[in-house]
RNA sequence: AAUUCGCCCUUAGAGUUUGAUCCUGGCUCAGGAUGAACGCUGGCGGCGUGCUUAACACAUGCAAGUCGAACGGAGCUUAAUUGGAAAGCUUGCUUUUCGUUUAAGCUUAGUGGCGGACGGGUGAGUAACGCGUGAGCAACCUGCCCCGAAGUGGGGAAUAACACCGAGAAAUCGGUGCUAAUACCGCAUAAUGUCGGAGGACCGCAUGAUCCACCGACCAAAGGAUUUAUUCGCUUCGGGAUGGGCUCGCGUCCGAUUAGGCAGUUGGCGGGGUAACGGCCCACCAAACCAACGAUCGGUAGCCGAACUGAGAGGUUGAUCGGCCACAUUGGGACUGAGACACGGCCCAGACUCCUACGGGAGGCAGCAGUGGGGAAUAUUGGGCAAUGGGCGAAAGCCUGACCCAGCAACGCCGCGUGAAGGAUGAAGGUCUUCGGAUUGUAAACUUCUUUGAUUGGGGAAGAAAAAAAUGACCUACCCAAAGAACAAGUCACGGCUAACUACGUGCCAGCAGCCGCGGUAAUACGUAGGUGACAAGCGUUAUCCGGAUUUACUGGGUGUAAAGGGCGUGUAGGCGGCUUUGCAAGUCAGAAGUGAAAUUCCCGGGCUUAACCUGGGCGCUGCUUCUGAAACUGUAAAGCUUGAGUACUGGAGGGGAAAGCGGAAUUCCUAGUGUAGCGGUAAAAUGCACAGAUAUCACGAAGAACCCCGAUUGCGAAGGCGGCUUUCUGGACAGUAACUGACGCUAAAGCUCGAAAGUGCGGGUAUCGAACAGGAUUAGAUACCCUGGUAGUCCGCACGGUAAACGAUGGAUGCCCGCUGUCUGCGAUACACUGUAGGCGGCCAAGAGAAAUCGUUAAGCAUCCCACCUGGGGAGUACGCCGGCAACGGUGAAACUCAAAGGAAUUGACGGGGGCCCGCACAAGCGGAGGAACAUGUGGUUUAAUUCGAUGAUACGCGAGGAACCUUACCCGGGCUUGAACUGCAGGCGUACGAUACAGAGAUGUUGAGGCCCUUCGGGGCGCCUGUGGAGGUGCUGCAUGGUUGUCGUCAGCUCGUGCCGUGAGGUGUCGGCUUAAGUGCCAUAACGAGCGCAACCCCUUUCUCCAGUUGCCAUCAGGUAAUGCUGGGCACUCUGGAGACACUGCCACCGUAAGGUGUGAGGAAGGUGGGGAUGACGUCAAAUCAGCACGGCCCUUACGUCCGGGGCUACACACGUGUUACAAUGGGUGGUACAGAGAGUUGGUCGUUUGCAAAUGCGAUCUAAUCAUGAAAGCCAUCCUCAGUUCGGAUUGGGGUCUGCAACCCGACCCCAUGAAGCUGGAUUCGCUAGUAAUCGCGCAUCAGCCAUGGCGCGGUGAAUACGUUCCCGGGCCUUGCACACACCGCCCGUCA
Repeated sequence: AAUUCGCCCUUAGAGUUUGAUCCUGGCUCAGGAUGAACGCUGGCGGCGUGCUUAACACAUGCAAGUCGAACGGAGCUUAAUUGGAAAGCUUGCUUUUCGUUUAAGCUUAGUGGCGGACGGGUGAGUAACGCGUGAGCAACCUGCCCCGAAGUGGGGAAUAACACCGAGAAAUCGGUGCUAAUACCGCAUAAUGUCGGAGGACCGCAUGAUCCACCGACCAAAGGAUUUAUUCGCUUCGGGAUGGGCUCGCGUCCGAUUAGGCAGUUGGCGGGGUAACGGCCCACCAAACCAACGAUCGGUAGCCGAACUGAGAGGUUGAUCGGCCACAUUGGGACUGAGACACGGCCCAGACUCCUACGGGAGGCAGCAGUGGGGAAUAUUGGGCAAUGGGCGAAAGCCUGACCCAGCAACGCCGCGUGAAGGAUGAAGGUCUUCGGAUUGUAAACUUCUUUGAUUGGGGAAGAAAAAAAUGACCUACCCAAAGAACAAGUCACGGCUAACUACGUGCCAGCAGCCGCGGUAAUACGUAGGUGACAAGCGUUAUCCGGAUUUACUGGGUGUAAAGGGCGUGUAGGCGGCUUUGCAAGUCAGAAGUGAAAUUCCCGGGCUUAACCUGGGCGCUGCUUCUGAAACUGUAAAGCUUGAGUACUGGAGGGGAAAGCGGAAUUCCUAGUGUAGCGGUAAAAUGCACAGAUAUCACGAAGAACCCCGAUUGCGAAGGCGGCUUUCUGGACAGUAACUGACGCUAAAGCUCGAAAGUGCGGGUAUCGAACAGGAUUAGAUACCCUGGUAGUCCGCACGGUAAACGAUGGAUGCCCGCUGUCUGCGAUACACUGUAGGCGGCCAAGAGAAAUCGUUAAGCAUCCCACCUGGGGAGUACGCCGGCAACGGUGAAACUCAAAGGAAUUGACGGGGGCCCGCACAAGCGGAGGAACAUGUGGUUUAAUUCGAUGAUACGCGAGGAACCUUACCCGGGCUUGAACUGCAGGCGUACGAUACAGAGAUGUUGAGGCCCUUCGGGGCGCCUGUGGAGGUGCUGCAUGGUUGUCGUCAGCUCGUGCCGUGAGGUGUCGGCUUAAGUGCCAUAACGAGCGCAACCCCUUUCUCCAGUUGCCAUCAGGUAAUGCUGGGCACUCUGGAGACACUGCCACCGUAAGGUGUGAGGAAGGUGGGGAUGACGUCAAAUCAGCACGGCCCUUACGUCCGGGGCUACACACGUGUUACAAUGGGUGGUACAGAGAGUUGGUCGUUUGCAAAUGCGAUCUAAUCAUGAAAGCCAUCCUCAGUUCGGAUUGGGGUCUGCAACCCGACCCCAUGAAGCUGGAUUCGCUAGUAAUCGCGCAUCAGCCAUGGCGCGGUGAAUACGUUCCCGGGCCUUGCACACACCGCCCGUCA
C1' cells in the first nucleotide's frame, strides 16, 4: 500500500382523516438563505451592500479631451528697430502717444494629428453559434507597442481661420477675396510587396498551401524641436505580441388544446460584394431542405464563472465582483476610421419636451449627483486627482463623477460594551397563596474595585514613490493623562408540534390562529399583570428559494380492492434479444498530454489587537479534446449450431366463424265445430274481453321469433361472444413423429381491423315481449313499483356509431421456485383398475409476497424485456379549442375557485321493515279495570300582590309531602332590627342573669320596673349586657364544577383480568362450537390454562317434624269457683311462644342421553325439581334526578337576596291530562239475627263499664307502660222487604242544627243529625294490571298527627277463581352470524329543491 472482514464518517423528524388501528395520501411545522420591506427598539467600531417597480419623463452642474515641439493667424506682455505727431525744454535730447519691422514669452478660436470604438451605465430585445465548452480558418483583419530590412528626392494646386458684403428672431448659412501646414495631389526611385505568364521541388483530408529561380506591369514618404550631439516623427516590406472576425461538434426553459413548415426556400453553375467564407446579394438551372430524436408557431428569459440549499444526486437563482453578448428616446441608414453602423458623432422618419419674430430651430442622464413619477422599498445636486488606471503630449502638464475618499441607511457579516467581585434581614415593593408561606432573588440596597466604548486635554504614524526635493482629498489608526458606574437593552414567545405558567378581566363577545384548533362564567390558547423561556443591538412578521418531500422516485415510487392496465387483436418505427468461434475497437476500462481564466468553495499559512475582511501557496473544478493500450461484456463484420421460432406429415376433440336448407314444441291470429256465462287479472280490485257467443275444448291453416331435456365450477374463441338438425366453405389450438429452415424472436407509440346492449340511416319483416304513451289501481301525492293495452325497438339485409362493472376491476412475452386433489382432450405401456407424459379448466395449501383481506407453477412469488397509465378531494371527464360522426354523441382534455381532508383494508361497538337460537303477563288465551259520570288528589295552562320551589317519554303527574288553618313557609303586602334570630374568638367597660305587674301597639317591639346571682385556693372564674373588631347569615345561582344518595336498562346474564398463544396493529382467543340450564348453570369439545365481579348458595320470613324451656301463653288430667269465662290452685301433655336442630340432594325407580341433564298422574314425603316470598342490583348507560335533606368548589347579597312579627297565599278556575274513590244496581240495596282472623300501636295515650244524647260525643268509675288491659272484623250464613224503576240504586250539591281539636275553623278542618237527592243505566278510538293462595273481592291495623281534607302510602289476614294452543306477529332483552358510507352511534348519516 492493496483485498476481505471489522471499525469509523454521512444520512433525524413531528402534527393532522379514525371510537381505536394499519396503510395510501395531501396539507402544515421545526432548518438555512435574501440587493429585501414592515412593526417595536437602538450605544460604538471595522468590512461590505444600497431603484428588484416606469428601458417612465427629466430642471441644473459636471462625466473626453489633448498637442503651439504639425500650421497660418489673432490677442497680450517685454525688448529692439524705424516713421509720424504732441509736450517739455537743455535744440537734440527726454517723455508720452500712434504706427512699421524684428526677437522672446504667454494665451488659443481655426486647419491638422491622436483619442472620442476605451473607461462608465442598463438588461429592453434575444431560445440564437447569443452564451458555455472543445476544436478549426490552407477563408481573415489588427492603430498605438516590440524586432528586423530598406527609404525619406523634387514639385504643384487649394482651403478654413481672417477681411468685406449679404440673409435670418435665432440656430446658422451664402457670396467675393487673401493665406499656411506633419492637410491635399502628381512626378522620381523601389522590392524578398501586389498582379499576370510559364517552370521545378515539397507538403496537406480536400478546396489547396509553402519554397526556389525567370519575364512583364504597378505602387511610398513629412516634417518638427534643438545646446548641431541628437531626438521625436513619416513611408514600404517581413516577423512578433495584443485585440478582433468567421465556421463547426456538444450542451442550453415551457407548451402538441402549436403537426406539418419553407420560394432565396435547399443545392448547383457563373458573377457581384466583403478583411474573409457563404443565397450575404443577383441571373440561370434542378426540386430539394427541416420535422415525432419535436420542425413551424406561441409564451417566457440576457448567458456564464458562480450564489443559496441539499448527505449526495439534484432543485432554485444569475444583485454586488469577473468574462461574453445586446442596447443607448423608438425605428432605419450609412459616413469617418486600424477598429463603429458609434451612449455624451452625422442623416432621415415617429412620439415627446423646449425656444420662436410662426418663417424655422434645439434636445435625448440605461454616465455621477439630483428632480418628478411609479412603488412596500433603495442614499449626497459632497471632496480630491494624494494613490491605482486611462487619453493626449518630447516634457512640464492638462483632462478623467473611471477611481480614491467622505456623507446617509442596523440593509448584511464580524467584533466590543452597557460593569466586576463580595453581599441574607433572604429588606421594601410587586405577584400568587392551602394564609403557614412561596416567588421575583444575590437580584437590589450596601462594601471594595476596574475604565473598553462615549467625553476632555496632549502626543502621533503608515498609505509616498527607486538620487535628492516637493506632493495626503481622506483624518485617522495608535499612545499618554483626567473624571466618574458614571452616558448605553430590547424584542418575541410560554395549549400540542416547541424551550417556557399562574392570577385577574372577558363570556362563541372582544379577539387569537402556521396546522390541529381556542373563546358559550372557574380560558396555562383572547386582553393585562407577575413569573418563565429563547435570542440579543437587535427581535419578530411578511414575501421568495431550497430542505424536510422517497410528494415526479437516475440515486429512490407505484398501477386486483387506496390515484393508476389501453375493450381486444394485428402490426410500422423504436427498444430489447439464444449457443460457439474469429476479427474490429463505436460504447466500456486504463495510462499520458492539452484545456477547464482570475476571483469564489475547501485545506495549510500570513497581515489588520481578534474576527469579519484582505492576502501567498496547494487541492479541486467530477467536463471537453487528442494520443497510446486492453478486449471480458454491449455493438459491428464474418463463419457455424439447434434448444427459441417456423415448416412438413399423421391423428383425434370442440356450442370457433360464414352461407344454404330442414324440424318439432310453444305463442298469437284466421276459419269452422262443440259449448254457455262469465273470462282475465291481483295482496285485494278495476280498466280490458264477453250473449253480435268470449274463456274452455277440438280440427285445419297462417305467421314470425327462439331452440326444452342433454347442460356441467364442461368445450371453443384474441376480446365482444358462441347452444335444434344437416350439408358446403373456412380459421385457430393440441398431441405424436423429429424430416426441413437456421434466431427468421419478444414487445409495440403512430396506423389498421374487430368490438355486447342501446342508438342512427335506407329497405324488408313483425308471432312474442315491450321504452314512450293511454287507461285502471296503490298513495297525502305516485309523472313509480302492480294490472290491462300498446308505438319505436326486439328479427333480416346493407351502412354508420365505437361505448359498458368491455371485470380476473389483475397488459404481453420468457425463465425459475415444495405439494395434494378433481376434471376435459391426446399419446405410451397395459388388463378395464392403476400409472407416466403434454396441453387446458377448477379447488386447497409450503415458502415467499401483501396495508390487510388475500394471492400462491393459470402469482399479486423470484428475475429480465417492451408498451400503457398514476401523482390529494371537489370543480370535471366539465369548459374552450381541435379531430371523428347524419345525429345522438365519442376521443383528446384544462383553469379560476374551494376543502384539510377524500380514500383502502381490517377492528370493536351500535343499528337493520337481515338471518338463526332463546327468554319475559311481550303477544295470544282469560279475569278485572282505565278512557264516559260525580267527587278526591297531583300536574299543565290561565289568573294573581303571591298563587314559593323542584320533578316532565318509558324512568314527572295520591311524586319530594309518612299530615300547608297560625307555625310549617322557602312566596306576597305591611311594620320592625343591623355584630344581627342562632354560634364563636379577641379587646375594653359594666354587673347581675332572670324579669312578675301595668301601659301603648295588629304584633314584633317599646316604656315601666316589684323582686333578684352562683363558685372561689380571694388571684379570679362562670353567666349576662353594652361598645369596637374578626368571623356571621342566605331554601340566592350553578346537579353542565362536585361528594353522597337515588331512578332506569335489569335480578337482564352478563362484564373483565393474569399468564400463554395468534395478529405489524387496533384487537382476538379464553367468553366460540354441540348439548343443557332460570342462569357465562353445567357437561363435552377446544391454544388455551386459570381467576375476579355478577348467577347460584350462605341471610330473614313462611310451610313439616324433633329436642330444650314454660310466662303474661295453653288447659288433656286432678281440685275449687262463677250467671258465664283458665276465673283460681295446679300442670306444661297439646296449641303457642322463644331457642337449637332435622328435612329436599334429581337421593331412589323407569325411559332417553357419552355426560351434564331431561321426561314420568312413579314411589316415599309436610314440601319435588330454585317449594313460596323478601333482602341482595356486576362493568357500565342516560352530562338521568337532587346545591330545597345534608356536605362542598366557584360566583353573588351584606341597614339586605340576612332576620323578627301581623295578615294573605301555596286551597284561585273558561279549560286539558294523570292517578284514585263511589257508582250506575237484584251475584244487588235496606233491616234484624248470628260465626270465624291476622298483624300492629298505646300513659299529653289506648280503652272498657256505666250516665246523658237519635248521633258525633260527653260526665263518672275502672284497667293497661302491655303474649297480662282493650279491640263489634267484614264479606259470609239465616230471616225478611224491595222486583228492574233514575228506583228502598247512586250519593254529589245545598239548607238547617250540632260535636270535637285548637290562641284561632271567615278565606281553609274533620265528624254527627235532619232535610235536599245532581250526573250516572257499564262507557269511542285507544289502553292498564294479573299465571295461584295470584287476580278479583272483604274488612282490620300503623306511620305522620292538637285536629285533619287518608278515597293516598305501608302492612295484615278472610273468601277465593279463569286461562296459557303456541311463539307467526307487537314491545323489551340475551347469544351467534351477516351488511354498513353509522361512532353525538338510525332520534345516525345524507341527497335534492326553496328561503
Source information: Small-subunit ribosomal RNA from an uncultured bacterium, 1395 nucleotides, folded computationally. It matches the Rfam family "Bacterial small subunit ribosomal RNA". The prediction has a mean pLDDT of 83.